Predicted 3D model of a 133-nucleotide RNA (SAM riboswitch aptamer (S box leader)) from Micromonospora chalcea. Model confidence (mean pLDDT): 78 of 100. NCBI's taxonomy places the organism under Bacteria, Bacillati, Actinomycetota, Actinomycetes, Micromonospora.
RNA sequence: ACCUCAUCCAGAGGGGCUGAGGGAUACGGCCCGACGACGCCCCGGCAACCACCCGCACGCUCGACGACGAGCGGCAGCGGGCAGGUGCCAAUUCCGUCCCCGCCGCACCCGGCGAUGCGGGGAAAGAUGAGAG
Numbered sequence: 001a002c003c004u005c006a007u008c009c010a011g012a013g014g015g016g017c018u019g020a021g022g023g024a025u026a027c028g029g030c031c032c033g034a035c036g037a038c039g040c041c042c043c044g045g046c047a048a049c050c051a052c053c054c055g056c057a058c059g060c061u062c063g064a065c066g067a068c069g070a071g072c073g074g075c076a077g078c079g080g081g082c083a084g085g086u087g088c089c090a091a092u093u094c095c096g097u098c099c100c101c102g103c104c105g106c107a108c109c110c111g112g113c114g115a116u117g118c119g120g121g122g123a124a125a126g127a128u129g130a131g132a133g
Stems, first nucleotide, its partner, number of pairs: 003131006013043005021032003026097004044089003049085002052081005058073006093125001098122006104114003
């Protein structure tokens, strides 16, 4: 690299360097950008996937049984904490494209036009994390 699972309408910007494109890819749209975008570095911040800590649920044992209590475990579930490993800090992953469902008007009895439309759901692709290999 490929594969599996989860999440993706929330949140969070200053400085320095650089200097022309950038928003993953193709097309279309729409934005950002010489009032300096994108990128890199520093600092700051957001969030809580993993790790760690605590409580509960839960399991086992014992108290002859139950209720209840004590001890131990606590991988998997729920809640809280922390901020170590990642990640992120314009716009929903900026929006559409593929599939399904729903919606109006005009013309008219049919082939249509507005319509590459609008709303909802799903997929694909992508991103991030965790795992597997």